The RNA shown here (transfer RNA) has 73 nucleotides and comes from a Nitrosomonadaceae bacterium. Rfam family: tRNA. Taxonomically the source falls in Nitrosomonadaceae (Bacteria, Pseudomonadati, Pseudomonadota, Betaproteobacteria). Its mean pLDDT, the model's own confidence on a scale to 100, is 82.
RNA sequence: GCCGGAUUAGCUCAGACGGUAGAGCGACUGUUUCGUAAACAGUAGGUCGCUGGUUCGAUCCCAGUAUCCGGCU
Numbered sequence: 001g002c003c004g005g006a007u008u009a010g011c012u013c014a015g016a017c018g019g020u021a022g023a024g025c026g027a028c029u030g031u032u033u034c035g036u037a038a039a040c041a042g043u044a045g046g047u048c049g050c051u052g053g054u055u056c057g058a059u060c061c062c063a064g065u066a067u068c069c070g071g072c073u
Stems, first nucleotide, its partner, number of pairs: 001072007010025004019056001027043005049065005
């Protein structure tokens, strides 16, 4: 220098060939207990790496860019 992959909640990861995003763990609240844990019920938490473009509409398509990983020279 070239090619490919990854980037989504605090963490690990899903996501319909475009229709305004979910799970598990964790956190918090409640029930239960003498109390804690466990169990059960519920709640909160996300400008989907960033900047543009296409579109009525983009996590998804296109271009550029940043970080990490791998390969080639």